[in-house]
RNA sequence: CGAACGGUAACCUGUGGUUUCAAUUCUUCGGAAGAGAUCUGCAGGCUAGAGUGGCGAACGGGUGAGUAACGCGUGGGCAAUUUGCCCUUAAGUCGGGGAUAGCCCUUCGAAAGGAGGGGUAAUACCGGAUGUGGUCGUCCUGCGCAUGUAGGACUAUCCAAAGGUGGGGAUCUUCGGACCUGCCGCUUGAGGAUGAGCCCGCGUACCAUCAGCUUGUUGGUAGGGUAACGGCCUACCAAGGCAACGACGGUUAGCUGGUCUGAGAGGAUGGUCAGCCACACUGGGACUGAGACACUGCCCAGACUCCUACGGGAGGCUGCAGUCGAGAAUCAUUCGCAAUGCGCGAAAGCGUGACGAUGCGACGCCGCGUGGAGGAUGAAGGCCUUCGGGUUGUAAACUCCUGUCGUGAGGGAACAAUGGCCCCGGUGUUAAUAGCGCCGGGGUGUGAUGGUACCUCAAGAGGAAGCCACGGCUAACUCUGUGCCAGCAGCCGCGGUAAUACAGAGGUGGCGAGCGUUGUUCGGAUUUACUGGGCGUAAAGGGUGCGUAGGCGGUUUCGUGUGUCGAGUGUGAAAUCUCACCGUUCAUCGGUGAAACUGCAUUCGAAACUACGGGACUAGAGUACAGGAGAGGAGAGCGGAAUUCUCGGUGUAGCGGUGAAAUGCGUAGAUAUCGAGAAGAACGCCGGUGGCGAAAGCGGCUCUCUGGACUGAUACUGACGCUGAGGCACGAAAGCUUGGGGAGCAAACGGGAUUAGAUACCCCGGUAGUCCACGCCCUAAACGAUGAACACUAGUCGUCGCUCUGCUAGUCAGGGCGGUGAUGCACUUAACAGAUUAAGUGUUCCGCCUGGGGAGUACGGUCGCAAGAUUAAAACUCAAAGGAAUAGACGGGGACCCGCACAAGUGGUGGAGCAUGUGGUUUAAUUCGAAAAUACGCGAAGAACCUUACCUAGCCUUGACAUUGAUAGAAUACCCUAGAGAUAGAGUAGUGCCCUUCGGGGAACUUGAAAACAGGUGCUGCACGGCUGUCGUCAGCUCGUGUCGUGAGAUGUUGGGUUAAGUCCCGCAACGAGCGCAACCCUCGUCCUUAGUUGCCAGCAGUUCGGCUGGGCACUCUAAGGAGACUGCCUUCGUAAGGAGGAGGAAGGUGAGGACGACGUCAAGUCAUCAUGGCCCUUAUGGCUAGGGCUACACACGUGCUACAAUGGGGCGUACAGAGAGUUGCAAUACCGCGAGGUGGAGCCAAUCUCAUAAAGCGUCUCUCAGUUCGGAUUGGAGUCUGCAACUCGACUUCAUGAAGCUGGAAUCACUAGUAAUCGUAGAUCAGCAAUGCUACGGUGAGUACGUUCCCGGGUCUUGUACUCACCGCCCGUCACACCAUGGGAGUUGAUUUCACCCGAAAUUGGGAAGCUAACCUUCGGGAGGCUACCACUUACGGUGGAAUUAGCGACUGGGGUGAAGUCGAAACAAGGUA
Repeated sequence: CGAACGGUAACCUGUGGUUUCAAUUCUUCGGAAGAGAUCUGCAGGCUAGAGUGGCGAACGGGUGAGUAACGCGUGGGCAAUUUGCCCUUAAGUCGGGGAUAGCCCUUCGAAAGGAGGGGUAAUACCGGAUGUGGUCGUCCUGCGCAUGUAGGACUAUCCAAAGGUGGGGAUCUUCGGACCUGCCGCUUGAGGAUGAGCCCGCGUACCAUCAGCUUGUUGGUAGGGUAACGGCCUACCAAGGCAACGACGGUUAGCUGGUCUGAGAGGAUGGUCAGCCACACUGGGACUGAGACACUGCCCAGACUCCUACGGGAGGCUGCAGUCGAGAAUCAUUCGCAAUGCGCGAAAGCGUGACGAUGCGACGCCGCGUGGAGGAUGAAGGCCUUCGGGUUGUAAACUCCUGUCGUGAGGGAACAAUGGCCCCGGUGUUAAUAGCGCCGGGGUGUGAUGGUACCUCAAGAGGAAGCCACGGCUAACUCUGUGCCAGCAGCCGCGGUAAUACAGAGGUGGCGAGCGUUGUUCGGAUUUACUGGGCGUAAAGGGUGCGUAGGCGGUUUCGUGUGUCGAGUGUGAAAUCUCACCGUUCAUCGGUGAAACUGCAUUCGAAACUACGGGACUAGAGUACAGGAGAGGAGAGCGGAAUUCUCGGUGUAGCGGUGAAAUGCGUAGAUAUCGAGAAGAACGCCGGUGGCGAAAGCGGCUCUCUGGACUGAUACUGACGCUGAGGCACGAAAGCUUGGGGAGCAAACGGGAUUAGAUACCCCGGUAGUCCACGCCCUAAACGAUGAACACUAGUCGUCGCUCUGCUAGUCAGGGCGGUGAUGCACUUAACAGAUUAAGUGUUCCGCCUGGGGAGUACGGUCGCAAGAUUAAAACUCAAAGGAAUAGACGGGGACCCGCACAAGUGGUGGAGCAUGUGGUUUAAUUCGAAAAUACGCGAAGAACCUUACCUAGCCUUGACAUUGAUAGAAUACCCUAGAGAUAGAGUAGUGCCCUUCGGGGAACUUGAAAACAGGUGCUGCACGGCUGUCGUCAGCUCGUGUCGUGAGAUGUUGGGUUAAGUCCCGCAACGAGCGCAACCCUCGUCCUUAGUUGCCAGCAGUUCGGCUGGGCACUCUAAGGAGACUGCCUUCGUAAGGAGGAGGAAGGUGAGGACGACGUCAAGUCAUCAUGGCCCUUAUGGCUAGGGCUACACACGUGCUACAAUGGGGCGUACAGAGAGUUGCAAUACCGCGAGGUGGAGCCAAUCUCAUAAAGCGUCUCUCAGUUCGGAUUGGAGUCUGCAACUCGACUUCAUGAAGCUGGAAUCACUAGUAAUCGUAGAUCAGCAAUGCUACGGUGAGUACGUUCCCGGGUCUUGUACUCACCGCCCGUCACACCAUGGGAGUUGAUUUCACCCGAAAUUGGGAAGCUAACCUUCGGGAGGCUACCACUUACGGUGGAAUUAGCGACUGGGGUGAAGUCGAAACAAGGUA
């Protein structure tokens, strides 16, 4: 789909029936009629649902599990095929038959579903006829790449069909129709189109720690099967087939057009859209059909879910929505078939989660808005601030405008045209003006989105901005908080009290309906290098040769046309990308066209190069001949020196060994020495960047065998060559097996030393081994850290081998070839370096590399007797590891030089007592700082109070001090009370100075409300200034220009000399310059000039004998200015600079001393001198006061003083300085006191006076070696002085006391000449003093320096370096602890694959003697044919056993990695202390 068929519930119409009901009407009230309703018959119409039949359901839609494959892509082939519906064409569509579903009846079951009986239709099914044709066979012709194929002929074999519907004039009729005709359908062929199937070339992931795989496997013959070729299947025969051009195995994966990225080449990817494939719960199977082994069909097995009456059944969203689960995560159980398309149908039409729409999600892309213009006292607020201001910022407010989106109101499209139906016209078919088909015109009617897009009007700046970042990369900066915490971080890295890096804020930058993060891919990355890398030292040349496959290959000629090049043709789907134009207002998006798709195939052509084939050649390679060189190899023999041992002689006490020793050997006679003998191993001189060999390697001499290279001159072969994955061979030492041998040496081992230890270095011994033979091992810093071959590219100088030429004939010169070295140009290289023996320029081939560690390790494989070798990862972890060179620093590296650095000396310290400082301890407090040198008699040039910063107690709060300040008062002085005092209270005296218009004002000072503020010896010297120490008074440190180097940097500044010196000279790719050195400054030393008091006194005079006085300024001296010294002169050495000696000179080579301290180092010291950023305290961390403390005391250290005595102590006498200080002061004479001192006050503001007698020295007396006549601590007593005040806690005097100590261990310090040593004097601070300290001053006044080996420090050059926080550096391994990943592991749990055997569903095929059976045949018996039971093969799932691969877990165990401060040592880096 009723236009294939039989029928049809319901409904409607017509027409009957029944009288069950009934509004209403009539009524004679008895009843009658009765619309309508119920039930029912017939006819017609319309039809739900079901059935037979046809077509579709194999399309469309979904997904990517599987698949590494002809699956996909691309190009071909089928002469080896098929194709429903569609188109064209030829011919036909005759005449019969038997069933069956639906339906009715009976029946089983819970259900799903069946079973039996009865009747029935067809375009369902089955015979028969016809055969245009097709099919099978034979023959002929043409063609072709073989099998073959196309056409024709022949007779023989086999094979068809179905009707439905519309219209119609004549004729016939049983009135149904026949008949004619249109359309649709059906059958047999041919051709086409479309779709499908099969075959082939090429392309298509990773693992070789997968290297061998395969029995229907490879081929043949025959048969079967398919639409079709084929081991596709079966039987038989043969033994093949595949594989390093990667078979087999494992892992992963749908493929493509395309997409993302990239300059490209590539790399990654395959979501949406499009093509192909595969799949449909998992596995197997067929049926139907044109097409399926079929997503919403069937059968079986399995897992799961559901129903059940427990007997049995049902199901498959990877269709559209939707649910659940899992997850970081992914939408609506929407509208519509209006459009596009598909299926069916004659058509209307029906169906369509295909599709068209809408919804949700900033998931992406595109567009738009959140307003525009004006607006400065640059408002307020915020933030910052140098407190002036700046910034946010025309930003806002405010004024004037505009009206997108949104909101409200109104209007309002296009996608719609066909088809159908009606009317009209034309045309074809036909007998036909009928019907039907086609064409044209008119009419009718169809919208899910949706009243949407769009348009108009209205109001109104009204409703609409966030996110990230701001240390560098990388655009954008400040404040606050925090304080290696909290946190950040892509990489580097930030944060430990001033964080542009954390957190917040202000500001700024970027993007903007988004922004940032995370993940992923490409890029940058030339960091896998085809384009486009490397291998001497950074990762990387195989240990070496021979050689297979492979790759590459000399000259010439002819041919072919493989690669190559040109032209044409076909294809390279569409979409995408690109370009042009067009449509949505633009754009995203879309439409049309072009170009492109770099590819493949095919035809024709070219022939230089490549390749292939034929011919020729000699320059590559090789052969023959003649020579000489050589530690080339193998075997045999021989030799001398040495060592050791044995024997004998001589000989006696040691030998040997080391840094020094000892073990050891030796009186049983060693070592030494002479002679004889034995044994094994190695071969001196020659001997040489000499030779030979592929490398490893080879060294006495002779012989035998043997390999290679080289040179020379000719002849021959004719590309025979180069390289070389696998493979084969060789391959030091050590090691292994067996048997020998064993002198020396010597792992292990023993002993002796060394040492903290010493399983080492050193010594004495000593076994394997070292040697030989046979066999293994197969590795080395097997190195030139440099693969092989060929060609080319300046030289010079050696050396080895051969040879040529020349002459003067040699130990000569020049040339050629082959080796082996040095230096060096071009060039290369990151540099160092290489450089005809390349690491230069090229070609060919092989090997190898891709950050460090893990690790050349694990597992697996191969080899090996073993040791082990070879091949060779991953997890994890780090941001580096590394090369070369540079500047430094350092070295138990080198060279040179300097310094009281050592040495030579002198005197000390370290021992004692005391002083003083520090540590420690103590304390209420013992304030703070300084810490190797470079803290420790330091800040402190002076702690009883004060100082004072500390502690205790009591007080003050705009404060003790500064500025502003309302008020009051001059200031100020004195007194009283309480109190420890600060302080509090009370009182007395006093009214000043300047100006004045007489009102007042001003200055200083006092009081003082409130508020700003003061104050801090609180912290940070690691925020700073300034100042200082130290290296170091060492001679260095730099710059400009030039030059060299890619650069860091170098040069200059190094070198040869010289100097105290980077001082100077010479040389030099350097030339100059600066800071340092030196000089200029001060003091001392000589002289001169000027000046002459307070200084001086030569001469003169006086004298009280004192320069006292006159006088003088000569001298001393004072203090100003000059002179003088420059290697200037002489000799000598030297180029010079300069050195040595000498003269003169007061002084001689810087005359002596001082001041003066380069660039820098030590985050050196100081916030407590001062100044100062930041932070902190503000009735206290500020201020005042009293008392205490800084002075403590088992102890340790530094610096000093005094000593230990006779070079001395004590007593007495006596001589000689310099430099200072002094009015709040120094203080004389005099007197008192033993004395400290007191009384007193001449003189002096100082060349005048005073402190103030210097002491050691000298003379003399005494002591006589002792804990003393040394030494003076300690303690007791008595005093003096200062001071408000000497208790804690002063100094001094005096009397008494009389400790340790008799010259100081290890060790350590200072000093080179007026120095050390020793002696005293003064000053600052200061009331006094702790001073023995410090700073100055003079007196007396030495010794020694050969010299630079060594210690320390420094300078210059050079060398090594793994150091650069710079050797007080760096760094290794075990052990212990924590964490992480991983290997082994008795085993255990899975997964996948496979082999053998067992079982064997469904199903096809084959068999099928039993059962059943409409059509056809029949002789009526039956037969043919069909179906079924049953049997067989194949076989899914399943079972048993074995094997392999892989994953998880696993007691225990192995190493590995990582980890602020663990243990033990000290292996490496320097000569790393044993290279």
Small-subunit ribosomal RNA from a metagenome, 1475 nucleotides, folded computationally. The RNAcentral record of the sequence draws on SILVA.